[in-house]
RNA sequence: GUACGUCUUCAGGGCGGGGUGGAAGUCCCCACCGGCGGUAGGGUCGCAAGACCGAGCCCGCGAGCGCCCGCACCGUGUGCGGGGUCAGCAGAUCCGGUCGAAUGCCGGAGCCGACGGUCACAGUCCGGAUGCAAGAAGACGCAA
Numbered sequence: 001g002u003a004c005g006u007c008u009u010c011a012g013g014g015c016g017g018g019g020u021g022g023a024a025g026u027c028c029c030c031a032c033c034g035g036c037g038g039u040a041g042g043g044u045c046g047c048a049a050g051a052c053c054g055a056g057c058c059c060g061c062g063a064g065c066g067c068c069c070g071c072a073c074c075g076u077g078u079g080c081g082g083g084g085u086c087a088g089c090a091g092a093u094c095c096g097g098u099c100g101a102a103u104g105c106c107g108g109a110g111c112c113g114a115c116g117g118u119c120a121c122a123g124u125c126c127g128g129a130u131g132c133a134a135g136a137a138g139a140c141g142c143a144a
Base pairs, nucleotide, nucleotide: 001142004141005140006139007138008137009136010135016030017029018028019027031124032123033113034112035061036060037059038058042053043052044051045050056111057110064089065088066086067083068082069081070080071079072078073077093109094108095107096106097105115127116126117125
């Protein structure tokens, strides 16, 4: 120093009140929550250079399901393993203001949220999951 290698640790929040009902943390009204990297006109610190923080809905990523491949079985489905060069499910933002410039600032109003389960439809409950993982930090090797 981080091109490359190995390893270690870490890596998600949220239903409180009321209504209906035999039954709802699942419906209705009010409420609550926001992973990781990037971007940066906001913020903090500093004399400065600069440092740090700063988007759920801007760009990209991740897990899940699906799909594909392989194997197994009491075979038309279920289990296990593998696959992201697989664009499927699959995601969501506008209006006003300021400005040279804003989907990020200020003000306002909206919108979105895997799969399986459940006496009743779930972002918030239970489960796969003491899992996986975007990535973060570090150690050693290593390189200059």

A computed fold for a 144-nucleotide RNA from Plasticicumulans acidivorans, annotated as FMN riboswitch aptamer (RFN element). The model forms 100% of the base pairs in the Rfam consensus. Lineage of the source: Bacteria > Pseudomonadati > Pseudomonadota > Candidatus Competibacteraceae > Plasticicumulans.